Predicted 3D model of a 72-nucleotide RNA (transfer RNA) from a Minisyncoccia bacterium. The sequence is in RNAcentral, with records from ENA. Lineage of the source: Bacteria > Bacillati > Minisyncoccota > Minisyncoccia. The prediction has a mean pLDDT of 82. Its Rfam family is "tRNA". By type it is a transfer RNA.
[in-house]
RNA sequence: GCCGGGGUAGCUUAAUGGUGAAGCAAUCGCUUUGUAAGCGAAAGAUUGGAGGUUCAAGUCCUCUCCCCGGCU
Repeated sequence: GCCGGGGUAGCUUAAUGGUGAAGCAAUCGCUUUGUAAGCGAAAGAUUGGAGGUUCAAGUCCUCUCCCCGGCU
């Protein structure tokens, strides 16, 4: 330099172009003599950044940053 995959909640992962879900963690509560485990509740994201297409973009297109792999 070229090609491919990836970047979404604190972490790990979902999501046919049409209200962005879940597990764990953290918070509150129940349970216990107490802790862990268990059960319940509520909250937490402008989807790496900037533009474009579209009535509507995490998703499609362009540029760019970062990570992983391959080729030379």